[in-house]
RNA sequence: GGGACGGUAGCUCAGUGGGAGAGCGCCACCCCGACAAGGUGGAGGUCGCAGGUUCGAGUCCUGCCCGUCCCA
Repeated sequence: GGGACGGUAGCUCAGUGGGAGAGCGCCACCCCGACAAGGUGGAGGUCGCAGGUUCGAGUCCUGCCCGUCCCA
């Protein structure tokens, strides 16, 4: 330098055009002699960045940034 895959909650990830979500973690309460486990509820998101297409974009297109791998 070229190519492939990936970037969504604190972590690991799902989500192939119309509701942004799950598990774990965190907070409060319940339960318990206490802790763990369990139950109920809650907080937490510029969906990597900038444009474009579309009535509508996490999702499609273009450029850029970052990570992993392959080639040189």

The RNA shown here (transfer RNA) has 72 nucleotides and comes from a Desulfurobacteriaceae bacterium. Taxonomically the source falls in Desulfurobacteriaceae (Bacteria, Pseudomonadati, Aquificia, Desulfurobacteriales). It was read from a public genome assembly. Its Rfam family is "tRNA". Rfam links the family to the GO term triplet codon-amino acid adaptor activity.